A computed fold for an 87-nucleotide RNA from Anaerolineaceae bacterium UBA4781, annotated as c-di-GMP-I riboswitch aptamer. The sequence was found by an Rfam model in a public genome assembly. The organism belongs to Anaerolineaceae, within Bacteria. The prediction has a mean pLDDT of 89.
RNA sequence: GACACGAAAAGGCAAACCCGGUGAAAACCGGGGACGCAAAACUAUGGGUCUACAGCGUGAAAACGCAAUGAUCGCCAGGUUUCCGAA
Numbered sequence: 001g002a003c004a005c006g007a008a009a010a011g012g013c014a015a016a017c018c019c020g021g022u023g024a025a026a027a028c029c030g031g032g033g034a035c036g037c038a039a040a041a042c043u044a045u046g047g048g049u050c051u052a053c054a055g056c057g058u059g060a061a062a063a064c065g066c067a068a069u070g071a072u073c074g075c076c077a078g079g080u081u082u083c084c085g086a087a
Stems, first nucleotide, its partner, number of pairs: 005085002012037002017032006035074001041080003045077003048072003055066004
C1' cells in the first nucleotide's frame, strides 16, 4: 500500500406513520419522523415479489382471467463506486 475484516471515531442514509403532491394501480417525490442499515450509495443484468391503465379472452351486464413495456436495489444475486483503521 492492497485485499479481507468490522472495535473505535467522524459522519451518512432513513422503516413504519403523518401532511402535501404525481400516478389507473403498485409505487414514487417533498417535508416531518426513526425501525434499522458497513454499502440501506448507484445500476433493472438474472431471479423473486407487487400492480394491470391500455390490450386480449369470457360475460347481457357487473365483473373475472391472462399479461409488463410499469414498480420494487431497505427481497436475493451480479456489476460499478466508496469514509475510517483496532484485533